Context: one part of a larger RNA
């Protein structure tokens, strides 16, 4: 390369958005560029094959055929592919009116609760554990009431729920803004699907001459402990929060994106009409539980497939060495990317 694969065995890029690139719906004409038939010519010679000859036979030599599956030129044919004209509406998409949603940013405002602070009542303990200490506390501490400050978070509702590409996202309310689903009728008329390279998103933890710090809390001190780098307690400096960078994850559904086709059965979230005695039937998106045929090495999966095809892309090819070196490229740092080899089993 061909091959075979990738939920769990080596493999799906964290998501998406897209230039090039590969693929593409239906019809009609026309074009001959792929294509497929035809003839010419050329396709050295030797080799392979095959039929014959010559060394006593082989090997080896020879003589003819055959082949050289390619290339060129010409003649055709017009199915499919492709160019070019033109239609069409079944994909795709736009208008209208409508509908749910923690989708996304800003701005505002609201609550309980912890902590601190001042004030009052009050007085000897609190607090914390298997038990204790070590902490606070007569400089009035926990308790109890009023007031005040400041930070993060949003009980209940709350769910197999919901919305988003993914990461995620949750007190209200107000602006500004992406998506999505029904229906019904008008328009566009293939305008599409997939993407190397690229550009953006991206928990957590880190990072800054930065701001903010109630409450948790890595480090660290104290206390348990025979030690005690710990569990359990008792403080607490960084972080968590805002703005900027970081770009890594079991970023999992361990399952790329897209399309079509393939028995049922249960609840559940949106929208719609009809329709039943009956929120009962039905259509049509979604998210869940079982299960036929099929698939799987099983277990499993099963219409939202890991069936059954079709189209692009990304990847794997014994373990370790190796989340490596070294070079490039990114970078404020710490990192990330991209990717080997000796060796050894």
């Nucleotide at each position: 390369c061909u091959g075979g694969g990738c939920g769990u065995a080596a493999a799906g890029a964290g998501u998406g958005c897209g230039c090039a690139g590969g693929c593409g719906g239906u019809u009609u004409u026309g074009c001959a560029a792929g294509a497929c038939c035809g003839a010419u010519g050329u396709g050295a010679a030797a080799u392979c094959c095959c039929c014959g000859g010559g060394c006593u036979u082989a090997a080896c030599c020879u003589g003819g055929g055959a082949a050289c599956u390619g290339c060129a030129u010409u003649g055709g044919u017009g199915a499919c592919u492709g160019c070019a004209a033109g239609g069409c509406u079944a994909g795709a998409g736009u208008g209208u009116g409508u509908c749910a949603g923690a989708g996304g940013g800003a701005g505002g405002u609201g609550g309980a609760a912890u902590u601190c602070c001042g004030c009052a009542u009050g007085u000897a303990g609190c607090a914390g554990u298997g038990a204790a200490a070590u902490g606070c506390g007569u400089a009035g501490a926990u308790a109890u009431g009023c007031g005040g400050a400041g930070g993060a978070c949003c009980a209940c509702c709350g769910a197999u729920g919901g919305c988003g590409a993914a990461g995620g996202c949750a007190g209200c309310c107000u602006c500004c803004u992406g998506g999505g689903g029904a229906u019904a009728c008008a328009c566009u008329g293939a305008c599409g699907c997939u993407c190397a390279u690229g550009c953006a998103c991206g928990a957590a933890a880190g990072c800054g001459u930065g701001g903010g710090g109630a409450g948790c809390a890595a480090a660290c001190a104290g206390a348990u402990u025979a030690g005690a780098u710990a569990c359990c307690c008792u403080g607490g400096a960084a972080g968590u929060c805002c703005c900027g960078c970081c770009c890594c994850u079991a970023a999992c559904g361990a399952u790329g994106u897209c399309u079509a086709c393939u028995a049922g059965u249960u609840g559940u979230c949106g929208g719609g009409g009809a329709u039943u005695a009956a929120u009962u039937u039905c259509c049509u998106g979604g998210g869940a539980a079982c299960c036929c045929g099929c698939c799987u090495a099983a277990a499993c999966g099963g219409u939202g497939a890991a069936g059954u095809a079709a189209a692009c892309c990304g990847c794997c090819u014994g373990g370790g060495g190796a989340a490596u070196a070294c070079c490039g490229c990114c970078c404020a740092a710490a990192a990330a990317u991209u990717u080997a080899a000796c060796c050894u089993c």

Record summary: This is a predicted structure of a 345-nucleotide part of an RNA (small-subunit ribosomal RNA, central domain) from an uncultured bacterium. The RNAcentral record of the full RNA draws on ENA and SILVA. Rfam family: Bacterial small subunit ribosomal RNA. Its family is annotated with structural constituent of ribosome and ribosome in the Gene Ontology.